[in-house]
RNA sequence: UCUGUUACUUGGCAAACCUGGUGAAAGCCAGGGACGCAAAGCCACGAGUCUAAAGCCCACGGGGUCAUGACAGUCGGGUUGCCGGA
Numbered sequence: 001u002c003u004g005u006u007a008c009u010u011g012g013c014a015a016a017c018c019u020g021g022u023g024a025a026a027g028c029c030a031g032g033g034a035c036g037c038a039a040a041g042c043c044a045c046g047a048g049u050c051u052a053a054a055g056c057c058c059a060c061g062g063g064g065u066c067a068u069g070a071c072a073g074u075c076g077g078g079u080u081g082c083c084g085g086a
Base pairs, nucleotide, nucleotide: 001086002085003084004083012037013036017032018031019030020029021028022027035073041079042078043077045076046075047074048071049070050069055065056064057063058062
C1' cells in the first nucleotide's frame, strides 16, 4: 500500500423486548437483554426513511403542508482504526 479467503486471543459493539429518564413526536440516554456486526467507530456530504412542535394553508372539536428535529444497524461518500492475509 492492497485486501477480508481461514483462524485465534485480549476483547469490542448491541437489534427486538423490558424498566426508568427525556422529548411535541420521531428518537435519544441509562440499566437489563442479545438479533446480529470486521468498522454495528466517527461525520447528516448525496440519495433515502421517520417524525411534524412552531410556522403556513383550508371546507377549522379537524385536516393538509413543511426540518429548523431525527436515523451512521438503509445505500453511497468522507475520515480514523484492531486482527489476519498478500

The RNA shown here (c-di-GMP-I riboswitch aptamer) has 86 nucleotides and comes from Firmicutes bacterium UBA5473. The coordinates come from a structure-prediction model, not an experiment, and the mean pLDDT is 83. Rfam family: c-di-GMP-I riboswitch aptamer. Gene Ontology term of the family: cyclic-di-GMP binding.